The prediction has a mean pLDDT of 75. This is a predicted structure of a 352-nucleotide RNA (Bacterial RNase P class A) from Marinobacterium rhizophilum DSM 18822. It was read from a public genome assembly, where an Rfam model found it. Rfam family: Bacterial RNase P class A. Rfam classes the family as a ribozyme. Taxonomically the source falls in Marinobacterium rhizophilum (Bacteria, Pseudomonadota, Gammaproteobacteria, Oceanospirillaceae).

RNA sequence: UGAGUUCGCCGGACAGUCGCCGCUGCGCUUGCGCAGGGGAGGAAAGUCCGGGCUCCACAGGGCGGAGUGCCAGAUAACGUCUGGGCGGCGCAAGCCGACGGCCAGUGCAACAGAGAGUAGACCGCCUAAGCAUCCUCGGAUGCCGGUAAGGGUGAAAGGGUGCGGUAAGAGCGCACCGCGUGGGUGGCAACAUUCCACGGCACGGUAAACCCCACUCGGAGCAAGACCAAAUAGGGACCCAUCAGGCGCGGCCCGCGCUGGGUCCGGGUAGGUCGCUAAAGGUGUAUGGUGACAUGCACCGUAGAUGAAUGACUGUCCUCGACAGAACCCGGCUUACAGGCGAGCUCAUCCA
Numbered sequence: 001u002g003a004g005u006u007c008g009c010c011g012g013a014c015a016g017u018c019g020c021c022g023c024u025g026c027g028c029u030u031g032c033g034c035a036g037g038g039g040a041g042g043a044a045a046g047u048c049c050g051g052g053c054u055c056c057a058c059a060g061g062g063c064g065g066a067g068u069g070c071c072a073g074a075u076a077a078c079g080u081c082u083g084g085g086c087g088g089c090g091c092a093a094g095c096c097g098a099c100g101g102c103c104a105g106u107g108c109a110a111c112a113g114a115g116a117g118u119a120g121a122c123c124g125c126c127u128a129a130g131c132a133u134c135c136u137c138g139g140a141u142g143c144c145g146g147u148a149a150g151g152g153u154g155a156a157a158g159g160g161u162g163c164g165g166u167a168a169g170a171g172c173g174c175a176c177c178g179c180g181u182g183g184g185u186g187g188c189a190a191c192a193u194u195c196c197a198c199g200g201c202a203c204g205g206u207a208a209a210c211c212c213c214a215c216u217c218g219g220a221g222c223a224a225g226a227c228c229a230a231a232u233a234g235g236g237a238c239c240c241a242u243c244a245g246g247c248g249c250g251g252c253c254c255g256c257g258c259u260g261g262g263u264c265c266g267g268g269u270a271g272g273u274c275g276c277u278a279a280a281g282g283u284g285u286a287u288g289g290u291g292a293c294a295u296g297c298a299c300c301g302u303a304g305a306u307g308a309a310u311g312a313c314u315g316u317c318c319u320c321g322a323c324a325g326a327a328c329c330c331g332g333c334u335u336a337c338a339g340g341c342g343a344g345c346u347c348a349u350c351c352a
Stems, first nucleotide, its partner, number of pairs: 001348010012317007020039002023036005041323001045334002048332005053221004065217005070084005085099001086097004100212002105210002107206002122151002124147003130143005159177006178201001179199005184193003225274004235265006245259005281300008318321001
């Protein structure tokens, strides 16, 4: 210098004016005024996991169902994260992985192919043994057979290379490689093993097939739910009336029609309040830990609406500005994102 890889950060700036939603103080008086101060994100998103919180259900256990699935740890918890193992990709830094079990049982494998699981003679190879025929007595042909070296089919064909061996072959025998089993060693473990012994040695594939094993899991969600409380229906208690009183018709009386009256409780609609933003919080630092993280100390104050605020205009400047808008909260994952900045590491080339 170029290429790559892994993290972290920013994502228009400044000033002025006018609004909108909370908070604090004052005035004034129950909603206004004035002053001060605050007001979206890294994903507020998808609502895919996990937890807090709330209500409902619930003795314990089983059946059933759902989820997770190498090991150890972190955490409130997780399908997340950290470290490690194994496998794959990459020269490397690094990245990716539904990564338990098919010697519990059952099933499946289209087409092709001779044969698809204690396998298989289609082509090829071989006639040593046996039988028949011919014969130039060397053999030839046929039958009965042998063979997994070679070819061919397939996603997959029952270890590999070499030597020996044989009629031809074959772990049939041997050496090396590979594999399996047991032990030792290292590691908490997954696992590893340049250690020792044994076994000629395939045990096939498929569990995002049923299934088996281990672990986890009650349901619904802030429109959860709680409180205050005009009105209405129905309800309860007490008191007073018992044939008067009240109401209607009517100017009044009589009369006619209807009807017990009052107070309180309770109920819960409209409306209001809470839940509601201080929380498994953030920043710095120290200590412990490889790390996720934990603990101590100091400091910080950081939206809270409910028809639902966070906007508009003006000026100056630049590299001319992406994806996108809170609605109970928090931890993750996933997805979207113009452009810019910083750091670590790797590889290549050049220079010293």